[in-house]
This is a predicted structure of a 1475-nucleotide RNA (small-subunit ribosomal RNA) from Parcubacteria group bacterium GW2011_GWA2_47_9. Rfam family: Bacterial small subunit ribosomal RNA. Lineage of the source: Bacteria > Bacteria candidate phyla.

RNA sequence: UUUGAGGAUUUGAUCAUGGUCCAGGAUGAACGCUGGCGGUGUGGAUAAGGCAUGCAAGUCGUGCGGACGCAAUUGUUGCGUUAGCGGCGAACGAGUUAGUAAUACCCUAGUACAUACCUCGAAGAGGGAAAUAACUGGUCGAAAGAUCGGCUAAUGUCCCAUAGUCCCGCAAGGGUAAAGUCGCAAGACGCUUCGAGAUUGGCUUCGGUCCUAUCAGCUAGUUGGUGAGGUAAUGGCUCACCAAGGCUACGACGGGUAGGGGGGCUGAGAGGCUGUUCCCCAACGACGAGACUGAGACACGGCUCGUACACCUACGGGUGGCAGCAGUCAAGAACAUUCGACAAUGGACGAAAGUCUGAUCGAGCGACACCGCGUGCAGGAUGAAGGGCUUCGGUCUGUAAACUGCUUUUCUCUCCGAGAAAGCCGCAAGGUUGAUGGUAGGAGAGGAAUAAGAAGCGGCUAACUUCGUGCCAGCAGCAGCGGUAAUACGAAGGCUUCAAGCGUUAUCCGGAUUUAUUGGGCGUAAAGCGUGCGUAGGAGGUGUGAUGCGUCUUGUUUUAAAUGUCCGGGCUUAACCUGGUCGCUGGACAAGAUACGGUCACACUAGAGGAUGCUAGAGGUAAGCGGAACACACGGUGUAGGGGUGAAAUCCGUUGAUAUCGUGUGGAACACCGAAGGCGAAGGCAGCUUACUGGGGCACUCCUGACUCUCAGUGCACGAAAGCGUGGGGAGCAAAAAGGAUUAGAUACCCUUGUAGUCCACGCCCUAAACGAUGCACACUAGCUGUUUCGAGUAUCGACCCUCGGAGUGGCGUAGCUAACGCGUUAAGUGUGCCGCCUGGGAAGUACGGCCGCAAGGCUAAAACUCAAAUGAAUAGACGGGGACUCGCACAAGCGGUGGAACAUGAGGUUUAAUUCGACGGUAAACGAAGAACCUUACCAGGGCUUGAAAUGCUCUUGAAGGAUUCCGGAAACGGGAUUCGUCGUAGUGCAAAUUACGACAAGAGCACAGGUGUUGCAUGGUUUGAAUUAUGGUCGUCAGCUCGUAUCGUGAGACGUUCCCUUAAGUGGGGUAACGAGCGCAACCCCCAUCCAAUGUUUUAUAUGUCAUUGGAAACUGCCCCGCCCUUUUGGCAGUAUAGGAUAGUGCCAAAAGGGCGGGGAGGAAGGUGGGGAUGACGUCAAAUCCGCAUGGCCCUCUGAUGCCCUGGGCUACACUCGUGUUACAAUGGCCGACACAAAAGGCCGCGAAGCCGUAAGGCGGAGCCAACCCUAGAAAAUCGGCCUCAGUUCAGAUUGAGGGCUGCAACUCGCCCUCAUGAAGAUGGAAUCGCUAGUAAUCGUGGGUCAGCUAUACCACGGUGAAUACGUUCUCGAGUCCUGUACUCACCGCCCGUCAAGCCAAGGGAGCCGGUAAUACCCGAAGUUCCACGUUUCGUGGGCCCACGGUAAGAUCGGUGACAAGGGCUAAGUCGU
Repeated sequence: UUUGAGGAUUUGAUCAUGGUCCAGGAUGAACGCUGGCGGUGUGGAUAAGGCAUGCAAGUCGUGCGGACGCAAUUGUUGCGUUAGCGGCGAACGAGUUAGUAAUACCCUAGUACAUACCUCGAAGAGGGAAAUAACUGGUCGAAAGAUCGGCUAAUGUCCCAUAGUCCCGCAAGGGUAAAGUCGCAAGACGCUUCGAGAUUGGCUUCGGUCCUAUCAGCUAGUUGGUGAGGUAAUGGCUCACCAAGGCUACGACGGGUAGGGGGGCUGAGAGGCUGUUCCCCAACGACGAGACUGAGACACGGCUCGUACACCUACGGGUGGCAGCAGUCAAGAACAUUCGACAAUGGACGAAAGUCUGAUCGAGCGACACCGCGUGCAGGAUGAAGGGCUUCGGUCUGUAAACUGCUUUUCUCUCCGAGAAAGCCGCAAGGUUGAUGGUAGGAGAGGAAUAAGAAGCGGCUAACUUCGUGCCAGCAGCAGCGGUAAUACGAAGGCUUCAAGCGUUAUCCGGAUUUAUUGGGCGUAAAGCGUGCGUAGGAGGUGUGAUGCGUCUUGUUUUAAAUGUCCGGGCUUAACCUGGUCGCUGGACAAGAUACGGUCACACUAGAGGAUGCUAGAGGUAAGCGGAACACACGGUGUAGGGGUGAAAUCCGUUGAUAUCGUGUGGAACACCGAAGGCGAAGGCAGCUUACUGGGGCACUCCUGACUCUCAGUGCACGAAAGCGUGGGGAGCAAAAAGGAUUAGAUACCCUUGUAGUCCACGCCCUAAACGAUGCACACUAGCUGUUUCGAGUAUCGACCCUCGGAGUGGCGUAGCUAACGCGUUAAGUGUGCCGCCUGGGAAGUACGGCCGCAAGGCUAAAACUCAAAUGAAUAGACGGGGACUCGCACAAGCGGUGGAACAUGAGGUUUAAUUCGACGGUAAACGAAGAACCUUACCAGGGCUUGAAAUGCUCUUGAAGGAUUCCGGAAACGGGAUUCGUCGUAGUGCAAAUUACGACAAGAGCACAGGUGUUGCAUGGUUUGAAUUAUGGUCGUCAGCUCGUAUCGUGAGACGUUCCCUUAAGUGGGGUAACGAGCGCAACCCCCAUCCAAUGUUUUAUAUGUCAUUGGAAACUGCCCCGCCCUUUUGGCAGUAUAGGAUAGUGCCAAAAGGGCGGGGAGGAAGGUGGGGAUGACGUCAAAUCCGCAUGGCCCUCUGAUGCCCUGGGCUACACUCGUGUUACAAUGGCCGACACAAAAGGCCGCGAAGCCGUAAGGCGGAGCCAACCCUAGAAAAUCGGCCUCAGUUCAGAUUGAGGGCUGCAACUCGCCCUCAUGAAGAUGGAAUCGCUAGUAAUCGUGGGUCAGCUAUACCACGGUGAAUACGUUCUCGAGUCCUGUACUCACCGCCCGUCAAGCCAAGGGAGCCGGUAAUACCCGAAGUUCCACGUUUCGUGGGCCCACGGUAAGAUCGGUGACAAGGGCUAAGUCGU
C1' cells in the first nucleotide's frame, strides 16, 4: 500500500530513427524591479589570504608559606584580596575541510592492551629527612627577561619500616605504598595498594568506498623466518642474520579529483546528483620537523628548532600566529553586531557559597528560505469624468470611483502585564535570583485610516487591440518574428498568472526508455571484428548419493539520536517544537529445509568424438604435358594501300605493308563442356596427367563416455587488388608519359604508341562496397516447386522414371516479425548461451601519445569549436539529353503568304517644353483606341479661380427664382460696370399701400467639407462577358481531364475508384475488376444553315398562289439488311492426355444459338455515321492584366493657393534608325476600253434621301418617298462577250510632287477627307529564317456595319459570289495526355550542388625556443630533539655517532603558460573558375 501525462522542432506531406529545446521540483544562492507585519530557521561556498582592538580557561585560602587591606583589639582575633609553591583542569568545549582514494570513513568480527575523575569490594595510612619558589640583598639588559648569594612551607620531593591481597619467578625466594585538611565532636572530604565494574580510547580484521589502460607491469625493509630492541599492547614498528619472496587484467603501480557517514534534493521506482545548517567519526591549527609534561597530546589560545611574513627596538636583541566570538583589509556576483547575560541548559574548579565560561541563552542586521496575517467589508448607474477602441450606433476600463453605511486584524496613543524559577540563604517563619523585556499577552480610545507589485499576453503556454517603426531599431528558451496594414520590436489601453513578492542568471534531478537491471538497439537509420584456431572467463546433457557454498524459512542481535511514516500533544493556526509507534529495504550469529544452481563421488548414452565401407568436388602444394589464339624472326606468293573513327588524323607501307602459305621462337591465359552448378573458414579456386595432402556427405554396426558451446585482452595463422625489396621473365594488356582528335578550354571520355606493373621465386605490407552491408552454436515453428550429391524401396536384363530418407544450393509463400522495404526451416520468426559493436551531424577515423612497418602507411583514438538538424523507408507531384502508347495543320504532302520594295499602322529608340499613360517571350507591338484638327486629353507653355466645375449640411446677410440687352480690358477664361423684365407660398397686423415671421429657391461671407486619370493590380472587389434581340475581347485549352461520398486497403502521408483489355473526337462506350455510386467537365439540351409539313399573309404579284417572310412542327438514330473480326454465355460434336483399361475433369478444334463492341457494304433518304457552323471554356496555373471603365482599404496633394478647377495655344501626327501587323504591286490566269448578267447581309428622322437639272468629277440645286419585306443608301465585283496592249520598268505598278477644285466643321497651318489635270519613285516574285490553311476550307472578288460633324479604315466585325490541291505516314521538330521507371528536385532542372582561389573572424594541433609548477632519484649540507658512546665539576655540562626538517648541486620525467612561422579545420545574403 499509494505510484509513471507530455509538447515544439528535420518533410510538399508521412512513418521511423535521432539530437536540440520547453513546461516541474530544488538551492547556504546572486542580479533587476518592487517592498506592510509577525513567527521559525538560516547567512564567508572565493584567498587553509593577511590581521588592529577587546574578550573566548580557569579555579581551589577546607593543601602551603608569605604579603596587603578592613574592623575591633593589650596580646591577638575575625573578615577579605591574592603574586608564588602545590592540586585539578587546560587532550573537553569552540572552529575549519587544507591534506587524505586509505594508517580516513561506514559496516562486521575480534583482543596481544590502557583508562584520571565515577561506583562497588578488600586492606592500609608508622617513623624520619633534605631542598626550593615566593621573600630578601646584589649584578646585567632599552625591553623581554636573565643570573648570583641567603631564608622558608606544604596534600611538593626523598629515605627507613610494614607487604596478606599486587609484581618477577616452576619453586625457593626477592621487590614495591601512603597526606593530610576542616570540624568542639560525631563525622566529612581526601591519601596508598589491589580487585571488579562503568566509560573512553589503542590495535587487528571480512566486506564496501570516484574518474583514467592515450598509466601494464610494481616492489630491497620489499615478502617471510629466527633472535633482540621498543611499546600500554600485536606487528619489519626498528635492528642483526637467513631465505627470495610479495602484489597485478577481479586493474597492481602511476596520474587526476575528493574529508567520510547519518542524511539532503529529485525520481513512480530502480536510480542520479549532493554532503550547507544539526548529529557521529577523521584530519588540521601560518608552513615544515621534534620531543617534554601528563591517565590522556607529539597539544588551536604549551615548549624547542628551521622557513616565510608582520610588529617593537636604544640595532645588541626580542615578540606574534582569529580555520574561537565580534570586527578589519584584500579578492569576489556574494554572506551579518567590535551587542546583552550567565536568568536557564551544560562544562571546569571548589566541601560549599561561589568564580570562570563569545559553549550556551537572547537581542541586532539581510524578503536568504519556509509558514501565517493584512492592505478593508456591504450598498452604490445618469453606467460620471478621464483614458482606450469604434462599423460613429456604441463599447471597455466598471460597482471600479465619487457617495452612503459598517468593521478595526494591522497602525498610533494610554493603562495593566506574564510563564520560562529549578535553586540558593535561613532552625523556622520567611527572604531572594530574568539578559531577553515593560517583550508576549490583555483592556480602552482614534480613524479606512499606515500598507501592491512583478512578469507575461504569435505557438509550445493562461491572457489582444490601437498607434509608432519599416530586414531599421530591436526581440528570442526552441522553432522563429521585423523588408508600410507586426496580437512576436517600442508605447498606450485592456487582459492573464503569481503575489510581499515577481522575474532573470547559475547549478542539480526530472521529463530523457537519450547508457535501457527494471527498460534500447546493430540487413538499409549510428552499430557484426575480413576469416579461422584457441587461452583465461562465461554457459552447460541424463540418473543416484553426499555436502549444505549460493538459495529459502524461523529466531536473536545490530542498524546511535535527529531526519521519514502514522496516531496524538504544545505554541490563536501553520511553519516550528514534542510523546509514542512503525520504518530505516542492510549486516552478523544460531537453528532448520534441500527442489534448483555450485562442489565431490559413482554411473549412463540422446551431445561430441572415433572405427569400418562407399562417395562428389575449379579444395591445397609440386612436377610434367597439350592445342587454339597472339606477337616476333626467316623464307615464298603478291601490290598499293593498310589501320582507325561518329567523322578524321597521328601511325604502318614501294627499303614491299595489309592479305596469304610454310618453318621456328616466346610468354601469358585456358574457348566448347559451363549451369540460378561444385569445393573451401574467409580471401578465393577452372586445359590434361601424376605424386603428396586438408575438409565434407551418406550407410550399417561397433567403441570412448560430456570429452561440449562461445571466446576478452593477448597470442597464433590465413588474408583480393594495389604497393615495397632482391633476382629472373616480359607475348598480350596497360597507370605514368608522348602524339592525333573533340572542345570555349580538355592535364578526360575516342584514336595511335607506350614504361612501371601484370607472370615466376623468396621476403614484406594487412587494407577493400573483405557484402548476404545479416557473428558463432543449439532447439522449435505451414507448405509448394527446381537443382547438386548419397542411400533405401518398387521396377527393370541393366539403367532411366517414380516414391521415401539425409546433406547442400535456389525460387515463391503461411503464421510471426519489421518504420517500411522486406525476411520467412539457409529467418530479419520463437527461445537459450557466449563474444564484438552503437549512442545527433560536422570537426574526424583527424591531432597528440603508444605499438607495428624499409617506406607507403596501418592499429588504437580524443577535444576545443560549430550546426538544429544529419539520416532511413515509403507517398504525391515536378523533372529526365529514361521507356511504352496516343493525339493535334505538330511534322510530312500540298496551296497561298511573311522576310526584299513603296505606303499605311503600331512598338522600341532618339528628339522635344510636351512628344500623356498602360501593355513586353509564347500569352506586348492595326493591343486599351468601334475613329487625337478644338473637345476628347490624362501631357507641355502661358493666363486665371480657391467651399471651388459638380454634392450634402449649418450660421449670417441680401435678393423670390430667373430671363434678356449692352459697354470696357483681355487670346479666351476671367475681371469690372450699365439697362431692363420679373417680384413666390403659408400665417399675423393693416381699409389699402405695406410690413413681420417661417418655408422654398438663388447669390455672397464663414464653417464642416469637396476634388485628384496622384501612388500601391504585391492590400482588394469586379472584370478578362451573360442572355440570345446584335459583334469583339489573357494563357495552357474545347485539352479531356479535375474531384467527392460511402466502402475497402495501408501505422500513416496516401491508395483504390480514375489502373488493365478493346474502343472513341471524348474519363465516349463495353468487358474485366474491392469497389459501388455521384459531381464539375465531354456529349446533349440553345441559335443559324440545309429537306419537308402546317398556320398566318403586311410586303411581293395583274390575280390565283405562296417564290418568300414569320411562327410552330416533322425528320436522323446506339434504327433496318448483309458480310467480316473480337469478346462473353449456352448447347452439340470431334481430337486426345495422367490410368492396366474405360469413363470423366481440364485443354484444343468445329458447328449452332443468344448478347455486346468495332469495321466494311447496302436500302431508304434532302442529308450517313457527332451533317456544317456558332454559343457554351472543368479543378487549376502564371502574386498573368487592369487602382486610366467602375468600385474600394491604406498612403500622399489641398486655406504656404494646388497633383484640384477653367481657358488659349501647342503636343499625343517629331525622325538618323530597328522591329511587328497589314495594303498595293512587281503583271498577259494580266492591264485598259465598251457591252452585259447574277447576290447576301446591313443601316436610315439632328436620318436615308429618289426622280429631274447643273458640273469632266468630287459635288451642287431639288425635295418625292420612307419611322422601313413597302422608300432610300444601291451601282455589286470578279465572271461572260467583243476590242486593244505583246514581255518592256511597259497601256505593269502606283509612291512622291505641282496646279485647280469640292465637302464637313467656330476653325482643316502644325494636322482632315474627296475630285480633276499633270508628275510617274522603288519594285521584274524576294537570303537565313518563318506563318496560315484539310472543303464550300484555302485562294480570289466585291458588299455592308459600328465608331463618327468630318476623317487618317489598307484596321476591325459581318455578308455573299467564284472556288481548288494534298494528307504515304508518325522516324524527326513543337505542344498535350495516360501508364511504368530513376531522383540527394518540392521556389519543383531557370532545381539542387562540389572543390580550389580571394576577404574577414574563431578555436585547437605542430613549432626554433623561452618561462613556471609537481613528484621522485643520486649526492652535499645537516637545526632542534629522542637515543647511544666517551669524558667531566653527574637533576647537568662538554665532545662525538645514528636518524632527520629546511636548503643546495646534477641529470632526467611529467603537467601547464607563451612563441616568429607554416599547414589543416569551422563559420560568414548576393566575389572568381569550372560542373